RNA sequence: CUGCCCGUGGCGCAGCUGGAUAGCGCGCAAGACUCCGACUCUUGAGGCCGCAGGUUCGAAUCCUGUCGGGCAGG
Numbered sequence: 001c002u003g004c005c006c007g008u009g010g011c012g013c014a015g016c017u018g019g020a021u022a023g024c025g026c027g028c029a030a031g032a033c034u035c036c037g038a039c040u041c042u043u044g045a046g047g048c049c050g051c052a053g054g055u056u057c058g059a060a061u062c063c064u065g066u067c068g069g070g071c072a073g074g
Base pairs, nucleotide, nucleotide: 001073002072003071004070005069006068007067010026011025012024013023019057028044029043030042031041032040050066051065052064053063054062
């Protein structure tokens, strides 16, 4: 320098044939249970999807640029 892949709550991921309030597990908080804790159960908070622009009635999803990480090649 070129090509490909990844970037989604604190962490790990799903969702990418565009469509309805963006989900799951762990973690966290509260409650129930318990003598107290753990386990288990219930409820809840927390993300507008790396960033910017574009297309569209509508974008996490498509397009362009850019940033970060990884792999391969030169």